[in-house]
Context: one part of a larger RNA
Formats: sequence, C1' cells, structure tokens
RNA sequence: GACGAACGCUGGCGGCGUGCUUAACACAUGCAAGUCGAACGAUGAAGCCUAGCUUGCUAGGUGGAUUAGUGGCGAACGGGUGAGUAAUACGUGAGUAACCUACCUUUAACUCUGGGAUAAGCCUGGGAAACUGGGUCUAAUACCGGAUACGACCAAUCUCCGCAUGGGGUGUUGGUGGAAAGCGUUAUGUAGUGGUUAUAGAUGGGCUCACGGCCUAUCAGCUUGUUGGUGAGGUAACGGCUCACCAAGGCGACGACGGGUAGCCGGCCUGAGAGGGUGGACGGUCACAUUGGGACUGAGAUACGGCCCAGACUCCUACGGGAGGCAGCAGUGGGGAAUAUUGCACAAUGGGGGAAACCCUGAUGCAGCGACGCCGCGUGGGGGAUGAAGGCCUUCGGGUUGUAAACUCCUUUCGCUAGGGACGAAGCUUUUUGUGACGGUACCUGGAGAAGAAGCACCGGCUAACUACGUGCCAGCAGCCGCGGUAAUACGUAGGGUGCGAGCGUUGUCC
Repeated sequence: GACGAACGCUGGCGGCGUGCUUAACACAUGCAAGUCGAACGAUGAAGCCUAGCUUGCUAGGUGGAUUAGUGGCGAACGGGUGAGUAAUACGUGAGUAACCUACCUUUAACUCUGGGAUAAGCCUGGGAAACUGGGUCUAAUACCGGAUACGACCAAUCUCCGCAUGGGGUGUUGGUGGAAAGCGUUAUGUAGUGGUUAUAGAUGGGCUCACGGCCUAUCAGCUUGUUGGUGAGGUAACGGCUCACCAAGGCGACGACGGGUAGCCGGCCUGAGAGGGUGGACGGUCACAUUGGGACUGAGAUACGGCCCAGACUCCUACGGGAGGCAGCAGUGGGGAAUAUUGCACAAUGGGGGAAACCCUGAUGCAGCGACGCCGCGUGGGGGAUGAAGGCCUUCGGGUUGUAAACUCCUUUCGCUAGGGACGAAGCUUUUUGUGACGGUACCUGGAGAAGAAGCACCGGCUAACUACGUGCCAGCAGCCGCGGUAAUACGUAGGGUGCGAGCGUUGUCC
C1' cells in the first nucleotide's frame, strides 16, 4: 500500500459498487420453462338471432372464451458451484485433403398418389396411493407404402489439379433414397407462411499438432491394448477408439512413474522495473449437478429443475408398494470470527413459443438489509477580553483550557415540512387511444430554525504530541528496545496535547 475481511469503541446523509472465503453439509415452503386453437379430433362459456309461450324460462342456430389430450418448437440457452482435474483442462498460434451444424440468409427444383392405426372421448376392471389393464370410436403438419429425381451417395470410366494419404468436375453409364398440409385476404389472381431435396454462407462446435504456466528424488525406473503393423468393426470424423492376428516395442535425470496441492485465463494487488502474490466481483473457457454407472430422444446432452439401475439418506403407506434431490431465487437448520429479503415488475434489455395479439422468464431491471469498500457532503460562518465561571497546574505572582463559551450579526447545504413533479417509451397496438416495477423517487419551488448530526487511537525512543495524582517488580504495559522494587513524561485516572475523522484502532493475509 491492498482486502469478498473479522473484532472493539463510535456512528448524520447521499451516489456507485459489493456481501457463505467455513459443511460440493441436510433441506420445510413458494416460485425459477414454457408456448402454439393460423397442425389435429374433441370440449364448448358470455353475447347475438329465431321460435314457443307459463314475460323469464325452454328449444334450435350462430358464436367462439376456455382447456385435458395427439402433434410442433423450446426445454442442450439462460442461472448456480469449483468437488474433481497437473492434463481427454486452460492460454497463445496453427491444421482439418479426417468432420458436423436445428433455427437464419443465398440460389435451384419439387410439393403427385394411396393406406392402416392411436391418444383424447365412451364403456368396464385393478390399486390405500403413485398409477395402471381391457373393450370400442375418431383426427392430423403423428405414422407407413408407391411414383418422380437435375443436384446428393455408391461402383465403373473420362478429365483437370495438388500439400503424403489425395482433391475438384450440375462430365458419361448403372444402382439407392423424399415431401404435408393449414390460414387469411382488399376475394380466386394468387401473395404470405410452411414442407422436401440440393448448393453456398453465417453462427456454433468436434478432432489433431507446437509451445507455455505448481511442489516433491526421503517417488528411479514405468508400461501388455502397452508401442507399431495388417485386416475388420465403430464414429459426424482421424485414431488401439474396439476386436482378431503378427512384431517387440514405447516413455524416462531435458525428471518418466508415484505422492501432495490446485479449476485455467483476461485480469487484480504490490513494485521504479524485473519480479512476487492472487484468480472474490465482471468477461472467456472447462468440469460438476445426492454418490456411482448406463443409455434413450434429439441438429445438438456433463441432459441441475428428463429416463433406467445400484448405494446412502429423507418422507408417505391400508405393509402389497410408492415419492424425493436448492452447487437456480428467496428462505430454514447446522458449521463458523463472519456474509443479506421466504420483496416488486416484466416498464426497459435479452431469451423461448406464436402470423400476431399475447403468454412465460427469481435471466434481467429495481427496491430492502450491512460504514463491507471507494467517493462526495454536513455537523455552521463573521464579530466577540472583563481574557467570565468551572476544571487542571502553580514558584501562589500567575499560567492554561481560550475567541473557546456566553453575547451579537448572518446563512440554511443535508435533514424536517408543504406544493409541483420527471427522463428512462425506442417499440407494440393503431381510427382514437393505451402502456413505468423503480416512484410521488430524482429534481424544482416555498417555510421554520443553529436548529437534528463527533468520535477513536496515541503522547519513553523509533514517532507528531507532557504534567499532576494513584500504585509500588504489585496491578499492569509491550510491534522492537524495554517500563514498574515510593518523586513512573512507558501501568491506571485526570487536565492538556498530537494524529486521523463518520470513522478510528486491533487482528489476519499478500507485496
């Protein structure tokens, strides 16, 4: 000098930040991922129209609010934590002639023709529950056939090129493989939106290589899918990634292997720099989601709020069986020196769905708590000597507190009070209009009144600042030297002084 700090004493206001460093301990409760009726069959409220009349009801039609289900997209993002990991991680620079990429954009072409189911519904069983069985009916942008196929893939062949393997060619021939409707209109002209195939891009990733960054030799040898080859399988893709066979290799004092510790970086702290320390907030990346294992779905999975199995724990039970996972936001217990509200809003920014209106969003924007940090402001200003009283000291003359107070003249920041009162709103909807959580906040104007607002540590030397009394090697102080045994500037108190100031000291850690 610095801090995500803690403790002691003290504490007026505001702005901006920041707040479980310990038990990756266990979690009550609420919320944190939905949306689409313009994909589908159903359900059908209000309102409106018509008829009947017992004039406030019934029937029919229209209308579509509402939604459980099928289906689509999202749920792999966003949010949390740092347990593991010393290298399948990270940083920097390359490679991919060894790869993938939903939604979005570009370009080209197509969107033909059929079929069988099933959920919901209805009927009926089982079970305490969670849930689940059977029968029957029905739809689709759900599912499954057939046709077409320039590009795509495979085989043969032709041609051009390169960077080892090889790469390109809307060249030729043969084989494989696809589609889906719906809506609304200013009204049948199609536009919009969607689907399929291919091309290119963008974005996001996968994989490979080189270099770099901890301690330990009281760890010296390590290794059998191990190192390489051939063939096969597998993957989006190269590869012992896996398997069969063959060879016996591969790494290591330039530290292998083992042990300990640890997420990494941009950065941050310190320092003139070199360096040393550190990785909290913010940003990038990786890993993890009660512990261990596994796959499914999907363009994409460490799948936190998905599934299955096993373990521990907790809960329900009719004892047969079931349910759960806060290292999301709040909050609780526990641990600890120690760390906050079971708040408001989607108004803004961003995300998901939707044609849109809109819905969802503990992301986010705000508010609350904490002097935890940084910064700013205030606690008044001018005059005022009889140098008042009181306190303390005294050589008893006086000195000091001290212009300090009183008194007088002013001012009114902040706070209090009354009135006014935002920007942030771009957008969306549109015919008008409507839309702000923060917030009656910031800010502006008026009013009263010095009125409501100062402490903490130190005073032997280092080190700015001294006297008195008490105590008497006691009580105590102390960072080092050291002080205290009867005149203590070093202990305790008082007066005075010095330093900093809404803080001041102490402790801890780093330079």
Small-subunit ribosomal RNA, 5' domain from an uncultured bacterium, 511 nucleotides, folded computationally. Rfam family: Bacterial small subunit ribosomal RNA. The coordinates come from a structure-prediction model, not an experiment, and the mean pLDDT is 81.